This is a predicted structure of a 73-nucleotide RNA (transfer RNA) from a Candidatus Blackburnbacteria bacterium.
The RNAcentral record of the sequence draws on ENA.
Rfam family: tRNA. Rfam describes the family as follows. Transfer RNA (tRNA) molecules are approximately 80 nucleotides in length.
Lineage of the source: Bacteria > Bacteria candidate phyla > Candidatus Blackburniibacteriota.
RNA sequence: GCACUUGUAGCUCAACGGAUAGAGCAUUGGAUUCCGGAUCCAAAGGUUGGUGGUUCAAGUCCACUCAGGUGCA
Numbered sequence: 001g002c003a004c005u006u007g008u009a010g011c012u013c014a015a016c017g018g019a020u021a022g023a024g025c026a027u028u029g030g031a032u033u034c035c036g037g038a039u040c041c042a043a044a045g046g047u048u049g050g051u052g053g054u055u056c057a058a059g060u061c062c063a064c065u066c067a068g069g070u071g072c073a
Stems, first nucleotide, its partner, number of pairs: 001072007010025004018056001027043005049065005
């Protein structure tokens, strides 16, 4: 330099182009307990890397770009 691939909550990951982007762990509050752990209930937490485009509608499709990974040279 070229090709491919990944990027979504603090972490690990879901989500056929279509209802308010969800789950587990973690965090916070509550129940339980002499206290803690475990368990149960609830809450908070998101510019879906960025910009632009297509579409009635984009996390999803397209272009460029940024970052990581793989292969080739």